[in-house]
A computed fold for a 409-nucleotide RNA from a Candidatus Cloacimonadota bacterium, annotated as Bacterial RNase P class A.
């Protein structure tokens, strides 16, 4: 200098004038005026998770459904975070992933015999047929016992040669068919019964053996653990996909501030159909079942459904919080504990703004006293609505650490 990886901070400040909203307070002509203080984010976005809170409701079980998934820790909790372990990718900084394929099922096109199992080419011996060669008495060769000569030796024996006899010999090779054995060789494919060498076999084959690889188990050491290192045993030996169905373990009531509570007003004194006595009909508890509760059958009562009509107003909920800041301390860390301090929006169709000036930051140009001056430009994504903890996405500016490469000293 170039290319990459992972993080952190920030999201302008001050003053004057005018305008808006809230809280507290003062005054008064009671809805107006004055004063003080405060007033939109790191994501307020997405609505993806987890909760607080409210109601169902007195709140239980089962089925169904859903979510998560290595270990330990943090947290109110989480599908979140921290630190690790293992696997994969990368030269690397780093990134991504993580229960189970010996519970069962399903899928892996085409090609190929065959993709949870087998024979297309082929190898082997058997039976039958054919062809060539060869053969009976004999010759040659091979093997066996016996006898003899020679060599060696202490001897037994061994070696060599010869003789006769016996056996092999109706042999060897090719080809066609039939049934059988094989999965070692070749072929197909992304992938085909682990690899190399040997024993063995009619021919083979982990059938067996040696070594290697994988898998499973046991032991020792280290670690809280996931695991790691080492040793040892076993011929145990064909893959992938579970973000395929599925299995296992753990967890999960529902609805949601349009929750919920209070007040006021209005409602043709509307019409029709149906149900109701073992505490009914009916209603509620997300779906279904059990169970439980409400209801009160006094029918001039209660309930369900349909048609038609009225109301949509006001107040609360509404901001003191698993809150924030500072310091000390424990911890590798996420975080925890202790002490001190602060109050930092609450609208209600929705306030939080505008103008001017100066400064800060970045940037361009010029000048020069090389960090100053002058002139100009830029400041992103974006807008609270019950609140909080996360995740994801959008984005300005600046900085830090690390990796790889190139060049120079």
């Nucleotide at each position: 200098c170039g290319g990459g990886a992972a993080g952190a901070u920030u999201a302008g400040a001050u003053g004057u004038c005018c305008g808006c909203u809230g809280u507290u307070u003062c005054g008064c002509u009671u809805g107006c005026g004055g004063a003080a203080c405060a007033g939109a984010g790191g994501a307020a976005a997405g609505u993806c998770c987890g909760g607080a809170c409210a109601c169902c409701a007195u709140a239980g079980g089962g089925c169904g459904g859903g979510a998560u998934a290595c270990u330990u820790c943090c947290u109110a909790a989480c599908g979140g975070g921290a630190a690790g372990c293992c696997g994969c990718a990368g030269c690397g900084a780093u990134g991504c992933g993580g229960a189970g394929c010996c519970a069962g099922c399903u899928c892996c096109a085409c090609a190929g015999a065959a993709a949870a199992a087998a024979a297309c080419c082929g190898c082997c011996g058997g039976g039958c047929g054919c062809c060539c060669u060869c053969c009976u008495u004999u010759u040659u060769u091979a093997c066996g016992a016996u006898g003899c000569c020679g060599u060696u030796g202490a001897g037994a024996g061994a070696c060599c040669g010869c003789a006769g006899c016996g056996u092999u010999u109706u042999u060897u090779g090719g080809u066609g068919c039939c049934a059988g054995g094989c999965a070692a060789g070749g072929g197909u494919g992304a992938a085909a019964a682990g690899g190399u060498g040997g024993u063995g076999u009619a021919a083979g084959a982990g059938a067996c053996c040696a070594c290697c690889g994988g898998a499973a188990g046991c032991c020792u050491u280290g670690g809280c653990g996931a695991c790691a290192a080492g040793g040892u045993u076993u011929g145990c030996c064909g893959g992938g996909a579970a973000u395929g169905c599925c299995u296992u373990a753990u967890c999960c009531g529902g609805u949601g501030c349009a929750a919920u509570g209070c007040c006021a007003a209005a409602u043709a004194g509307g019409a029709a159909a149906g149900c109701c006595a073992c505490g009914a009909a009916g209603c509620g508890c997300u779906g279904c079942c059990c169970g439980c509760g409400c209801g009160g059958u006094u029918a001039c009562g209660g309930c369900u459904u349909u048609c038609g009509g009225g109301u949509a107003g006001g107040c609360a909920g509404c901001a003191u919080g698993a809150a924030c800041c500072c310091g000390u301390u424990u911890g590798u860390g996420a975080a925890g504990a202790c002490g001190g301090g602060u109050c930092c929006a609450g609208a209600g169709g929705a306030a939080u703004g505008g103008a001017c000036a100066u400064c800060u930051g970045c940037u361009u140009g010029c000048g020069c006293u090389u960090g100053c001056g002058c002139a100009g430009g830029c400041c992103a994504c974006a807008g609270a609505a019950u609140c909080c903890g996360g995740c994801u996405u959008a984005u300005u500016a600046u900085c830090u650490u690390c990796c790889c490469g190139u060049g120079g000293g």
Description
The sequence was found by an Rfam model in a public genome assembly. Taxonomically the source falls in Candidatus Cloacimonadota (Bacteria, Pseudomonadati). The model forms 98% of the base pairs in the Rfam consensus.